């Protein structure tokens, strides 16, 4: 320099272009003498910027992070 992976809730993962879920983590409640276990219930996210499209996490282009490969000609 060139090529491939890859970015989603605090963490770990799903989502074949059509309502963005899951587990755990946090609050709150039920249960107990207390807690903890279990059980309800609520929280909370699509890297950035275009573009295609009725409709974009998801397809296209750029760009930014992170990871792995090849090269070193000037």
């Nucleotide at each position: 320099g060139g090529g491939c992976c890859u970015a989603u809730a605090g963490u770990u993962c799903a989502a074949u272009g059509g309502u963005a879920g899951a587990a755990u983590g946090g609050c709150c409640g039920u249960c107990u003498c207390c807690a903890a276990a279990a059980c309800g219930g609520c929280u909370g996210a699509u890297c950035c910027a275009g573009g295609u499209u009725c409709g974009a996490a998801u397809c296209c282009u750029g760009g930014u992070g992170g990871g792995c490969c090849c090269g070193c000609a000037a």